[in-house]
Context: one part of a larger RNA
RNA sequence: GGACGAACGCUGGCGGCGUGCCUAAUACAUGCAAGUCGAGCGCUUGGGGCCCCUUCGGGGCGCCCCGGGAGCGGCGGACGGGUGAGUAACACGUAGGCAACCUGCCUGUAAGACAGGGAUAACUAGUGGAAACACUAGCUAAUACCGGAUACAUCGUAAGAAGCGCAUGCUUCCUGCGGGAAAGGCGGUUCUUCGGAGCUGCCGCUUACAGAUGGGCCUGCGGCGCAUUAGCUGGUUGGUGAGGUAAUGGCUCACCAAGGCGACGAUGCGUAGCCGACCUGAGAGGGUGAUCGGCCACACUGGGACUGAGACACGGCCCAGACUCCUACGGGAGGCAGCAGUAGGGAAUCUUCCGCAAUGGACGAAAGUCUGACGGAGCAACGCCGCGUGAGUGAUGAAGGUUUUCGGAUCGUAAAGCUCUGUUGCCAGGGAAGAACAGGCACAUCAGUAACUGGAUGUGCUGUGACGGUACCUGAGAAGAAAGCCCCGGCUAACUACGUGCCAGCAGCCGCGGUAAUACGUAGGGGGCAAGCGUUGUCC
Numbered sequence: 001g002g003a004c005g006a007a008c009g010c011u012g013g014c015g016g017c018g019u020g021c022c023u024a025a026u027a028c029a030u031g032c033a034a035g036u037c038g039a040g041c042g043c044u045u046g047g048g049g050c051c052c053c054u055u056c057g058g059g060g061c062g063c064c065c066c067g068g069g070a071g072c073g074g075c076g077g078a079c080g081g082g083u084g085a086g087u088a089a090c091a092c093g094u095a096g097g098c099a100a101c102c103u104g105c106c107u108g109u110a111a112g113a114c115a116g117g118g119a120u121a122a123c124u125a126g127u128g129g130a131a132a133c134a135c136u137a138g139c140u141a142a143u144a145c146c147g148g149a150u151a152c153a154u155c156g157u158a159a160g161a162a163g164c165g166c167a168u169g170c171u172u173c174c175u176g177c178g179g180g181a182a183a184g185g186c187g188g189u190u191c192u193u194c195g196g197a198g199c200u201g202c203c204g205c206u207u208a209c210a211g212a213u214g215g216g217c218c219u220g221c222g223g224c225g226c227a228u229u230a231g232c233u234g235g236u237u238g239g240u241g242a243g244g245u246a247a248u249g250g251c252u253c254a255c256c257a258a259g260g261c262g263a264c265g266a267u268g269c270g271u272a273g274c275c276g277a278c279c280u281g282a283g284a285g286g287g288u289g290a291u292c293g294g295c296c297a298c299a300c301u302g303g304g305a306c307u308g309a310g311a312c313a314c315g316g317c318c319c320a321g322a323c324u325c326c327u328a329c330g331g332g333a334g335g336c337a338g339c340a341g342u343a344g345g346g347a348a349u350c351u352u353c354c355g356c357a358a359u360g361g362a363c364g365a366a367a368g369u370c371u372g373a374c375g376g377a378g379c380a381a382c383g384c385c386g387c388g389u390g391a392g393u394g395a396u397g398a399a400g401g402u403u404u405u406c407g408g409a410u411c412g413u414a415a416a417g418c419u420c421u422g423u424u425g426c427c428a429g430g431g432a433a434g435a436a437c438a439g440g441c442a443c444a445u446c447a448g449u450a451a452c453u454g455g456a457u458g459u460g461c462u463g464u465g466a467c468g469g470u471a472c473c474u475g476a477g478a479a480g481a482a483a484g485c486c487c488c489g490g491c492u493a494a495c496u497a498c499g500u501g502c503c504a505g506c507a508g509c510c511g512c513g514g515u516a517a518u519a520c521g522u523a524g525g526g527g528g529c530a531a532g533c534g535u536u537g538u539c540c
Base pairs, nucleotide, nucleotide: 001540002539003538004537006536007535008534009533010532013387014386015385016384017383018382019380020379021345026343027342028341030340031339032338035075036074037073040072041071043069044068045067046066047065048064049063050062051060052059053058082298083297084296092222093221094220095219096218097217098216101215102214106211107210108209109208110207111206112205114148116146117145123138124137125136126135127134128133155178156177157176158175160173161172162171163170164169184203185202186201187200188199189198190197191196224270225269226268231261232260233259236258237257238256239255240254241253242252243251273295274294275293276292277288278287279286280285300321301320302319303318304317323334324333325332326331351377353376354375355374359373360371361370362369363368390420391419392418393417400411401410402409403408424481427475428474429473430472434467439462440461441460442459443458444457445456446455484529485528486527487526488525489510490509491508495524496523497522498521499520505512506511
């Protein structure tokens, strides 16, 4: 000199864009943060309309429309969001490998979807319990569950053939045997015994192959300190066999062998999430790992599995523990390192705000619902950038202050005065872009169909804004509302007077102060930076 997620002191006009618990991975009141689908299913309930009955009060076995509720079922809750405790490790970065692997939703290709069965929740009845909740009996549905059929390709097994490679081996073809699938829904139309059936469009379902995406495993190399840590190791190192896994492997187990690592630093201890990057520096290098992006790890502490394509699962389950809460004392409930917010700790770090309008995500055919992701607003000079606090003219060099050798000098064109301007702020009027859609209505074209509905594409109309009456524009008025902080001995730009008298004090280093202190305090003047200026801390 530069930098900062900074803090402290004094001061403080505006705007834009960013940033904001670095400490206690401490404990948490309250609200919200993950749901959705009735076009999978049965039930229940509110309102409206129609129809029927009526004792005119009402009732209904009914049909249609619009909602609500819990439940079964599907998909999602493994994403998104937070934190950095642990981890010195294939955790990360980089370059490769898998002839040792998986992959829901999505895309493509090929084929299929036949014909059956038994339950169960909800519900009803009963019982227990303070509650959380549980038990018994009975009823019912499905795209829930189960057995059968079919299945070239797929899997297992046995035999054969061809080709190839990178060691284990890989690929392709053929034959026999064995095993393994499925689900319907909505719309249209024709027929109808009014139950439904046929055909068809769309969505969904099953099997297989391939792709894409996402992951799993393995390996080379790279990146901390201490040798005042020198020896470490028993599933340890290897083999055979088996188990397990999506998959290799001591991953696990039985047996066998006695190995394996280490001054090229093993082991131990300490510290630490890693990287893209960021700061500094001419560079080499040094330091850091906030915000943003990638990866990893964690979710009160420790352990465990279940479900699932995917978890050993932040707002799922079970067990143990600590803590908090409820209790009828028998037993139960909870987990902010999500967004706000509270207490505590601390030098120190914000609103219990608005909205799903945009982008993105989950579900849904869609309308749409949900979304503290996100988009915005609020607070804070915390940072960077920009703007303003006026401009021109004005010498009787006014008054006043300071100083003086008493002549003057200086503050100083500075002020006043005169002439202007109107940035920003204040007030009034107008007022966005961000909106592309989706959906609805109408039309056209295309594929498909026996045909229609429906589907795809396009055009026209309609249609949606939290921010926000914000940005911006226009007008009015008035210099009116807007400057401080540090320093002035040398380093280092900037000097005099008074007070003090080794006192009070200053100080980054050298050092000032003991009666004329440019070094302390005050004043005048000056220098520097400026909505900031200094100090402290840390890094280069």

The part of an RNA shown here (small-subunit ribosomal RNA, 5' domain) has 540 nucleotides and comes from an uncultured bacterium. Rfam family: Bacterial small subunit ribosomal RNA. Its family is annotated with ribosome and structural constituent of ribosome in the Gene Ontology.